[in-house]
Overview
Predicted 3D model of a 73-nucleotide RNA (transfer RNA) from a Myxococcota bacterium. The coordinates come from a structure-prediction model, not an experiment, and the mean pLDDT is 83. Lineage of the source: Bacteria > Pseudomonadati > Myxococcota. Its Rfam family is "tRNA". Gene Ontology term of the family: triplet codon-amino acid adaptor activity. By type it is a transfer RNA.
C1' cells in the first nucleotide's frame, strides 16, 4: 500500500434510529461485626475516538480522518 474488525464509565464488556446510555468488577457512604474480609443497601461517576452527512430524530446508519488489533503484498 491493501482487506477485514474493534474503539461506550477507572477496568471487562451489553446496548444496532426514538427510553433517563445499563450490567460486573472497583471507588465512595452507610448496615453488619469487637475488629477486618465476605454478605446486604445507597451514592458518584466530565463515558458513546474526531470531523462532516442523512434524518423529525443518531452511540446506533453513511463518507473521510485517528488509535489499535488481524490478515495479505
Nucleotide at each position: 500500500g491493501g482487506g477485514c474488525c474493534u474503539g461506550u464509565a477507572g477496568c471487562u464488556c451489553a446496548g444496532g434510529g426514538g427510553u433517563u446510555a445499563g450490567a460486573g468488577c472497583g471507588u465512595u457512604c452507610g448496615g453488619c461485626u469487637u475488629a477486618u474480609a465476605a454478605c446486604c443497601g445507597a451514592a458518584a461517576g466530565u463515558g458513546c475516538g474526531c470531523a462532516g452527512g442523512u434524518u423529525c430524530a443518531a452511540a446506533u446508519c453513511c463518507u473521510g480522518c485517528c488509535a489499535g488489533g488481524c490478515c495479505c503484498a